[in-house]
RNA sequence: CGGGCCGUAGUAUACCGGUAGUACACGUGUUUUGGGUACACGGAGACCGAGUUCGAUUCUCGGCGGCCCGA
Numbered sequence: 001c002g003g004g005c006c007g008u009a010g011u012a013u014a015c016c017g018g019u020a021g022u023a024c025a026c027g028u029g030u031u032u033u034g035g036g037u038a039c040a041c042g043g044a045g046a047c048c049g050a051g052u053u054c055g056a057u058u059c060u061c062g063g064c065g066g067c068c069c070g071a
Base pairs, nucleotide, nucleotide: 001070002069003068004067005066006065007064010024011023012022013021018054026042027041028040029039030038047063048062049061050060051059
């Protein structure tokens, strides 16, 4: 310098045009002498910008970041 893949909650991972789920973690409550376990409830997220669309996490373009390949 060129090409490919990826970016979703604190972490990991689904959904791939029509209300973004799950697990662990975190908070509160019950249980316990206390802690842990268990149970119930709750908070928390689409990398940024533009475009297409009635509607974008999803499609298109640009940027940023990560990984891989080539030179």
This is a predicted structure of a 71-nucleotide RNA (transfer RNA) from a Candidatus Yanofskyibacteriota bacterium.
Its Rfam family is "tRNA". Its family is annotated with triplet codon-amino acid adaptor activity in the Gene Ontology. The family's RNA type in Rfam is transfer RNA.